[in-house]
RNA sequence: CAUUUAUUGAGAACGAGGUGAGAGACCAGGCUCCACGACCCUCUGGCAACCGCAAUACUUGUUGCAUGGUGCCAAUACCUGUCCUGCACAUGCGGGAAUAAUAAACU
Numbered sequence: 001c002a003u004u005u006a007u008u009g010a011g012a013a014c015g016a017g018g019u020g021a022g023a024g025a026c027c028a029g030g031c032u033c034c035a036c037g038a039c040c041c042u043c044u045g046g047c048a049a050c051c052g053c054a055a056u057a058c059u060u061g062u063u064g065c066a067u068g069g070u071g072c073c074a075a076u077a078c079c080u081g082u083c084c085u086g087c088a089c090a091u092g093c094g095g096g097a098a099u100a101a102u103a104a105a106c107u
Stems, first nucleotide, its partner, number of pairs: 003105006013044001015043004022033003027081004045073003050069002052065005077099001083096005
């Protein structure tokens, strides 16, 4: 990298330093953020609870902790579409898949 499973409408600095032009996963259409310095990197701070630890239950749960391993800290994965489908007939409203991100396992 690939594969499997689970989760993804909640939450979290107007911090400091560096860099210097794009960024919001790919593509498309929007919409937003950004030289009043975005994105990204480091430090600090914080959120959360997948792994972990503890208790409990006895059925793969429930409760708690937050030292440790990650992760995360604009907007629903920013919105919609790209595939299937229901109702409409419309530009709309739903459902699902796929893709993406994170964790664990496997490799």
SAM riboswitch aptamer (S box leader) from Cnuella takakiae, 107 nucleotides, folded computationally.
The source organism's lineage runs through Bacteria, Bacteroidota, Chitinophagia, Chitinophagales and Cnuella.
The RNAcentral record of the sequence draws on Rfam and Ribocentre.